[in-house]
This is a predicted structure of a 488-nucleotide part of an RNA (small-subunit ribosomal RNA, 5' domain) from a metagenome. The RNAcentral record of the full RNA draws on SILVA.
Context: one part of a larger RNA
RNA sequence: GAACGAACGCUGGCGGCAUGCUUAACACAUGCAAGUCGAACGGGGGCGCAUCCUUCGGGGUGUUGCCUUAGUGGCAGACGGGUGAGUAACACGUGGGAACCUGCCCUGGAGUGGGGGACAACCGCUGGAAACGGCGGCUAAUACCGCAUAUCCCCUGAGGGGGAAAGGCUUCGGCCGCUCUGGGAGGGGCCCGCGUCCGAUUAGUUUGUUGGUGGGGUAACGGCCUACCAAGGCGACGAUCGGUAGCUGGUCUGAGAGGAUGAUCAGCCACACUGGGACUGAGACACGGCCCAGACUCCUACGGGAGGCAGCAGUGGGGAAUAUUGGACAAUGGGCGAAAGCCUGAUCCAGCAAUGCCGCGUGAGUGAAAAAGGCCUUAGGGUUGUAAAGCUCUUUCACCCGUGAAGAUGAUGACGGUAGCGGGAGAAGAAGCCCCGGCUAAUUCCGUGCCAGCAGCCGCGGUAAUACGGAAGGGGCUAGCGUUGUUC
Numbered sequence: 001g002a003a004c005g006a007a008c009g010c011u012g013g014c015g016g017c018a019u020g021c022u023u024a025a026c027a028c029a030u031g032c033a034a035g036u037c038g039a040a041c042g043g044g045g046g047c048g049c050a051u052c053c054u055u056c057g058g059g060g061u062g063u064u065g066c067c068u069u070a071g072u073g074g075c076a077g078a079c080g081g082g083u084g085a086g087u088a089a090c091a092c093g094u095g096g097g098a099a100c101c102u103g104c105c106c107u108g109g110a111g112u113g114g115g116g117g118a119c120a121a122c123c124g125c126u127g128g129a130a131a132c133g134g135c136g137g138c139u140a141a142u143a144c145c146g147c148a149u150a151u152c153c154c155c156u157g158a159g160g161g162g163g164a165a166a167g168g169c170u171u172c173g174g175c176c177g178c179u180c181u182g183g184g185a186g187g188g189g190c191c192c193g194c195g196u197c198c199g200a201u202u203a204g205u206u207u208g209u210u211g212g213u214g215g216g217g218u219a220a221c222g223g224c225c226u227a228c229c230a231a232g233g234c235g236a237c238g239a240u241c242g243g244u245a246g247c248u249g250g251u252c253u254g255a256g257a258g259g260a261u262g263a264u265c266a267g268c269c270a271c272a273c274u275g276g277g278a279c280u281g282a283g284a285c286a287c288g289g290c291c292c293a294g295a296c297u298c299c300u301a302c303g304g305g306a307g308g309c310a311g312c313a314g315u316g317g318g319g320a321a322u323a324u325u326g327g328a329c330a331a332u333g334g335g336c337g338a339a340a341g342c343c344u345g346a347u348c349c350a351g352c353a354a355u356g357c358c359g360c361g362u363g364a365g366u367g368a369a370a371a372a373g374g375c376c377u378u379a380g381g382g383u384u385g386u387a388a389a390g391c392u393c394u395u396u397c398a399c400c401c402g403u404g405a406a407g408a409u410g411a412u413g414a415c416g417g418u419a420g421c422g423g424g425a426g427a428a429g430a431a432g433c434c435c436c437g438g439c440u441a442a443u444u445c446c447g448u449g450c451c452a453g454c455a456g457c458c459g460c461g462g463u464a465a466u467a468c469g470g471a472a473g474g475g476g477c478u479a480g481c482g483u484u485g486u487u488c
Base pairs, nucleotide, nucleotide: 001488002487003486004485006484007483008482009481010480013360014359015358016357017356018355019353020352021318026316027315028314030313031312032311035075036074037073040072041071043069044068045067046066047065048063049062050061051060052059053058082271083270084269092195093194094193095192096191097190100188101187102186105184106183107182108181109180110179111178112177113147115145116144122137123136124135125134126133127132152163153162154161155160167176168175169174197243198242199241204234205233206232209231210230211229212228213227214226215225216224246268247267248266249265250261251260252259253258273294274293275292276291277290296307297306298305299304324350326349327348328347332346333344334343335342336341363393364392365391366390373384374383375382376381397429399424400423401422402421403420407415432477433476434475435474436473437458438457439456443472444471445470446469447468453460454459
C1' cells in the first nucleotide's frame, strides 16, 4: 500500500447492487418448511333429484349427478434446503479403465388370455389415562397369488428347464397406463496413475495382514466374507504413530514466481441429538421414516408413552459480533395429477444493518467598508476571509400533488400505487472524522510542570512543550473517518 463475512469509537442525507452466527455440530417454546392423485378402489358424510311416510318439525329408501374425504393403492418423500462435526482418505482434483445398476424420459420389437383367495376401511364386542391396540364378521381394486402363452430374456450337462401383464377415462376417433425385451440419454456404483498440511523430540509396522485355491456374497470386480495353503505386504523416495484440516473451481495479495485462504456463488464429499442396525425401494442404510441402546427434555391415572431447528423465522446461552416468529406462489424451478389444480420458508420479493462496493447530494454566481466576532500581535497590523451578510439564480436528491409500467405468449403481479414520468414549493431537510516533533502533508497561543498524559518506531512531559489538554489556524479523507484484529 492492498484486502476483509469484520468488530470497536465518533459521526451519519439519499439511492442501486451485494453481503450478514467466523463463537457452542450448545439447548430449543411456537408456527410453517412434502405432498399429491376420486380419471386405480370400496365405503362414509353433505347437496341435488325421485319416491314413500308424516305429529308438517322431519324421517325412511333409491340414485345416472356434484362436492368432500379417513382408509386400501400409486408416484413423490434418496430432489430441493442446512451444516462442516468427522475425514490426510481414491475424500477431492485431473487423466484413464472394466466386472456393473438405472424409476420417470426418448427410440425399436412383442404382448396385455383365463381364473383365485385375502386384508384395511366399515360393523359388533373389547383393553388402555393416553399413545395405541385385541378378537370376530363383511368387502373392492392398477393391492396379492396361481394357470396359459413367449417374438424375447435367463440358466444349461445343449437333451432340456425357468420367466409376464391391469386396468382407467372417452366425444368411441382415441388418450393415459400395464408386461417382457433391445438401444439411447442423463444419473450412479467400482478400480487405477499422478497431485494434495505439520511433526523423526513418532523408525519400524501389519495377522484377513500379502498372495493363491475352493466356496459364499454383491448390481458388479475384489480378503468384501469364509475354509485351507504359502509367508508374505509396507517403510528414510518417510511406513506406522501423533497433531491439524472438508476438497476443488475460485478468493486476497503480488510485476511475476510465490504466499495466504476456501464466507457468499458453483461442483464433489461427509453428517442430521450420540452410537449401532437393517426394512422399503430403481435409488437410502434415509435431516422433518423405522428398530435397538445412551444422554437430555416433556406428558402420565406411575402401568406406560412422546421428542430431535446443522430447513425458514424465532428464543435462551456463548460471544467483540451477525437480521423479520414478514409477503407471494406473480415469475423461475420442483412433486403429484389426463386436466383444472394442490403443495413448495426452493425461489422471487419486502423488512433490519454505512457490513461492503458504486453513484448522487448537502447549492451556483456575484459580493471588500476586506463588517462584526474569534485567534495571534512587534499593538502598526495579520489571519479566519469572498468566507459570511447582501444581491441574482438553480432545484439534483429528499418532500407534496397527479399519473403510472416492463417483468405476462390469451388470462394471472407478491413486489407495488414500486420504478419511471408530469406538475409544485423552497436554499430550502442533509458534514463529519482523524491528524499537524521526524518518518509524514499540515503551527501558533494558553494551561500543565517527569504530574496529568501521549506513543506505530524513534521518543515527548522535571516552568516559555510545534510531541500532554484546550483554543485558533492548517493538512488529509469524506457519508464516512479513525482504531484494533488478520493475510499478502